[in-house]
Predicted 3D model of a 349-nucleotide part of an RNA (small-subunit ribosomal RNA, central domain) from a metagenome. Its mean pLDDT, the model's own confidence on a scale to 100, is 87. Its Rfam family is "Bacterial small subunit ribosomal RNA".
Context: one part of a larger RNA
RNA sequence: CUGGGCUUAAAGGGUGCGUAGGCGGCGCGGAAAGUAGGGUGUGAAAUCCCUCGGCUCAACCGAGGAACUUCGCUCUAAACUACCGUGCUCGAGGGAGAUAGAGGUGAGCGGAACUGAGGGUGGAGCGUGAAAUGCGUUGAUAUCCUCAGGAACACCGGUGGCGAAAGCGGCUCACUGGAUCUCUUCUGACGCUGAGGCACGAAAGCUAGGGUAGCGAACGGGAUUAGAUACCCCGGUAGUCCUAGCCGUAAACGAUGAGCACUGGAUUGGAGGGCCCUCCAUAGCCUUCCGGUCGCAGCGAAAGUGUUAAGUGCUCCGCCUGGGGAGUAUGGUCGCAAGGCUGAAACUC
Numbered sequence: 001c002u003g004g005g006c007u008u009a010a011a012g013g014g015u016g017c018g019u020a021g022g023c024g025g026c027g028c029g030g031a032a033a034g035u036a037g038g039g040u041g042u043g044a045a046a047u048c049c050c051u052c053g054g055c056u057c058a059a060c061c062g063a064g065g066a067a068c069u070u071c072g073c074u075c076u077a078a079a080c081u082a083c084c085g086u087g088c089u090c091g092a093g094g095g096a097g098a099u100a101g102a103g104g105u106g107a108g109c110g111g112a113a114c115u116g117a118g119g120g121u122g123g124a125g126c127g128u129g130a131a132a133u134g135c136g137u138u139g140a141u142a143u144c145c146u147c148a149g150g151a152a153c154a155c156c157g158g159u160g161g162c163g164a165a166a167g168c169g170g171c172u173c174a175c176u177g178g179a180u181c182u183c184u185u186c187u188g189a190c191g192c193u194g195a196g197g198c199a200c201g202a203a204a205g206c207u208a209g210g211g212u213a214g215c216g217a218a219c220g221g222g223a224u225u226a227g228a229u230a231c232c233c234c235g236g237u238a239g240u241c242c243u244a245g246c247c248g249u250a251a252a253c254g255a256u257g258a259g260c261a262c263u264g265g266a267u268u269g270g271a272g273g274g275c276c277c278u279c280c281a282u283a284g285c286c287u288u289c290c291g292g293u294c295g296c297a298g299c300g301a302a303a304g305u306g307u308u309a310a311g312u313g314c315u316c317c318g319c320c321u322g323g324g325g326a327g328u329a330u331g332g333u334c335g336c337a338a339g340g341c342u343g344a345a346a347c348u349c
Stems, first nucleotide, its partner, number of pairs: 004320003007303002012317001014200004021193003025088006033081002035077007049065006091190001092187003095183005103176007110153001114149008125135002161168002205246006214240002219235004257316006265294011298305002322349003331342004
């Protein structure tokens, strides 16, 4: 070098776009770089291998042959790869018509609940397993009315939908991304993957300015307890919310990278199209895309998986190589910081 793997044993990058690179559909013609065959030169000697021979044998030595898996030149072939030219439509994309959707951004609006303030009714508790702190006769809890404020949107709501992932749920409007179906109208391989790179990226955290109803790390108090730096109760700051910027991590999970092709079925949900019945509707049948459940073969250590593969193949990328030390030290780089990314060894079992 070849060879093994990555759902749960070590191992899929959080996700996308995309540079270089790698890989790439069908036909005809050309040239001949790779490729294949012939010829020729070269591949020093020794060594290795084969056959003989010389030391009484062997080691050792001598001779001949083979080999030296290589390279150059030249002639030829043209299937495959690459290249040049030309064409095709099934891959990919565009167009026309239609559809579904919490996809995104901004603005406006709404009701329930909650808390506070003012007022009315009422009159002793509220709170907890039981209590106490706390609140309450300067009238709480309860109940009704009015006003203010902030945050979140019950029912619909669904192994429903959308999005690359993170994620997205009241209503309306504006702007805007993607997808699906039908027609088969156009382009004509324009494709796949993607080291670096760039962008997005929950929560928490950070900077500046605002906002703060509820909840609530820290903190204070009351209980419980052997103790109680907790679970329960009364308070409560940061935060949670908005604007601008940073951070770049998660059990960022399907613990399963992306793309293409092939390989029995059954059933169910969502978005469309078509057929049958003289017509309409329902039912039924066919078909495209998306999401589930059960299962043949196969695969798998098993659990399981099974056209949404973990089956059978191909292409490209990422990653793994005993446990601890350790995601530590060090260097580099990014960050305001917290820290992130990259990432050892000694030693030890």